[in-house]
RNA sequence: GGGCUCGUAGCUCAGCUGGAUAGAGUUCCUGGCUUCGAACCAGUAGGUCGCGUGUUCGAAUCGCGCCGGGCCCA
Numbered sequence: 001g002g003g004c005u006c007g008u009a010g011c012u013c014a015g016c017u018g019g020a021u022a023g024a025g026u027u028c029c030u031g032g033c034u035u036c037g038a039a040c041c042a043g044u045a046g047g048u049c050g051c052g053u054g055u056u057c058g059a060a061u062c063g064c065g066c067c068g069g070g071c072c073c074a
Base pairs, nucleotide, nucleotide: 001073002072003071004070005069006068007067010026011025012024013023019057029043030042031041032040050066051065052064053063054062
C1' cells in the first nucleotide's frame, strides 16, 4: 500500500429483507427480604447506534469518505 471483517448502554451482545418509544443479560443505584451481609425478588437510571455526508417521506440498517480494533496479502 491492497483485501476482508468488526464498531449499538459501564461490560458481553441481539436487532442490519429500511418504518416500534432502540432492546436483552450483567453492573451501578433504590427498595423488599435478613440481626448485618451474600443469595434471591421488585423497580429506576444509563445510548449523538464510531464520526461526517449523501439517498429516502423515513436510516442502527443502504451508498461514499474518514477514524479505531482484528485477520490476510504484499